[in-house]
A computed fold for a 73-nucleotide RNA from uncultured Mailhella sp., annotated as transfer RNA. Its mean pLDDT, the model's own confidence on a scale to 100, is 80. Rfam family: tRNA. Rfam's curators write: Transfer RNA (tRNA) molecules are approximately 80 nucleotides in length. It is annotated as a transfer RNA. The sequence was found in a public genome assembly. The organism belongs to Mailhella, within Bacteria.
RNA sequence: GGGCAGUUAGCUCAGUUGGUAGAGUAUCGGUCUUACACACCGACUGUCGGGGGUUCGAGUCCCUCACUGCCCA
Repeated sequence: GGGCAGUUAGCUCAGUUGGUAGAGUAUCGGUCUUACACACCGACUGUCGGGGGUUCGAGUCCCUCACUGCCCA
C1' cells in the first nucleotide's frame, strides 16, 4: 500500500424488510437472613466510533475519516 471483518449501556453481545434501541452481567434499592452470600422483585444506564448524504423516517442504505483484528504484498 491492497483486501476482509468489526466499532451499540461500565463489561460481554443481540438488533429481522429502514419505522420510537434490547438481553445477560455489573451497580443501586427492596424482600428474605442474626449477618453475609444465594434467590426473587424493582430501578438506573446509550451523541448506536466521528462527520456528511439519501429518506417522511437511518443502529440499519451511500460517501468519507478514525480505531481494532486477520490476510496479501